[in-house]
RNA sequence: UGAGUAAGCCAGAUGAUCGCGUCUGUUCCAAUAAAACAGACGAGGAAAGUCCGAGCUCCAUAGGGCAGGAUGCUGGGUAAUCCCCAGUGAAGGUGACUUUAAGGAAAGUGCAACAGAAAUAUACCGCCUAUUUUAUAGGUAAGGGUGGAAAGGUGAGGUAAGAGCUCACCAGCAUCCAGGCGACUGGAAUGGCUCUGUAAACCCCAUCCGGAGCAAGACCAAAUAGGACGUUUUGUGGCGGCCCGUCACGUUCUGGUAAGGUCGCUGGAGCCUAUCGGUAACGAUAGGCCUAGACAGAUGAUCAUCUAAUACAGAACUCGGCUUAUAGACUUACUCAUUAC
RNA sequence: GCGUCUGUAGCUCAGCUGGAUAGAGUAUUCGACUCCGACUCGAAAGGCCGUGGGUUCAAAUCCCGCCAGACGCACCA
Numbered sequence: 001u002g003a004g005u006a007a008g009c010c011a012g013a014u015g016a017u018c019g020c021g022u023c024u025g026u027u028c029c030a031a032u033a034a035a036a037c038a039g040a041c042g043a044g045g046a047a048a049g050u051c052c053g054a055g056c057u058c059c060a061u062a063g064g065g066c067a068g069g070a071u072g073c074u075g076g077g078u079a080a081u082c083c084c085c086a087g088u089g090a091a092g093g094u095g096a097c098u099u100u101a102a103g104g105a106a107a108g109u110g111c112a113a114c115a116g117a118a119a120u121a122u123a124c125c126g127c128c129u130a131u132u133u134u135a136u137a138g139g140u141a142a143g144g145g146u147g148g149a150a151a152g153g154u155g156a157g158g159u160a161a162g163a164g165c166u167c168a169c170c171a172g173c174a175u176c177c178a179g180g181c182g183a184c185u186g187g188a189a190u191g192g193c194u195c196u197g198u199a200a201a202c203c204c205c206a207u208c209c210g211g212a213g214c215a216a217g218a219c220c221a222a223a224u225a226g227g228a229c230g231u232u233u234u235g236u237g238g239c240g241g242c243c244c245g246u247c248a249c250g251u252u253c254u255g256g257u258a259a260g261g262u263c264g265c266u267g268g269a270g271c272c273u274a275u276c277g278g279u280a281a282c283g284a285u286a287g288g289c290c291u292a293g294a295c296a297g298a299u300g301a302u303c304a305u306c307u308a309a310u311a312c313a314g315a316a317c318u319c320g321g322c323u324u325a326u327a328g329a330c331u332u333a334c335u336c337a338u339u340a341c
Numbered sequence: 342g343c344g345u346c347u348g349u350a351g352c353u354c355a356g357c358u359g360g361a362u363a364g365a366g367u368a369u370u371c372g373a374c375u376c377c378g379a380c381u382c383g384a385a386a387g388g389c390c391g392u393g394g395g396u397u398c399a400a401a402u403c404c405c406g407c408c409a410g411a412c413g414c415a416c417c418a
Stems, first nucleotide, its partner, number of pairs: 001337008010328001012306007020042008044312001048323002051321005056213004063244004068209005073087005088102001089100004103204002108202002110198003124144002126140006152170006171194001173191003176187004217263004225254005235249004255417003270289008342414007351367004360398001369385005391407005
């Protein structure tokens, strides 16, 4: 200098004019209504998708069994998780590094189209032996051919021909020793020579799981009449599949409604800074801060300067994650290649 | 805001217990019939199965992420 890997940060700023929402104060007023004036505050890193996990609320202090669902290497973090951190194995990359739904196929069942003789079991060709040969019977997985997958691989001995039948080396499994909390790693000898794949097929093992959701729900308050089913339990609902148990008496169609009000509603597992513990996720302590809360729904427009102001995109009960979209600019660490010293 | 479901020829739908060259009706095109047209008969064309990955020897089908579309919800009696 070029190419790249990983992590992090910002998401326009300042000023002027006009305008909007909430709260507070003042004026006006019968009034905390309405109006006017002043002040304070006023979208995001994803506010999005609604994919996980919780808080909160109601249904029974959330019950029992079966069924069903979710997760799945190890250790840790957390309120919790399908999340995060650190590692192990495997795969990819020259490398920095990246990816990984990664338990069990020796509990059992199913499936493996076409091709092929044969798909978990076999003899089509070939090789060998016997019989009278072309053929039949038997032996054989070395060789050919099919397939994604064909009886551990290579070499030697051995044999009628062959074969872990025997031996040497290599791969794998079981046992043993050492290291590690553990996943696992390293090593040595012995053994039987070692029976395909699929569990994002059923299943087995381990752990976890009650349902609905702020249109939850609580209080205040207005208007309006009929029909059907059930009310004895074998019914209906809480309870989304079934049974038990338990509580309640309703459910549904048409219709009616201020097409209401107040609360829930924002101070919270909150944010920022420093120190300490920890490899890290994270935790502890101290100090500081208050930072939208609407219900037709506010946060905008114009101009000037900064080189340029441009992306994705707009809160609706609230948090912790994940995923997806995203212009431009910046910081740190590391890798490879080339050149110079 | 919350919950539930669906994407396969131009249109309406099968297939979705993994094994095809993905079928059916209708529409389109060509031919036959007819003097001509309709009806009828015969044939043809038309699909990356919404999209991007993964599992598997093999995916429309199984799993995950996106995209598009549809439906339901308050109170009273």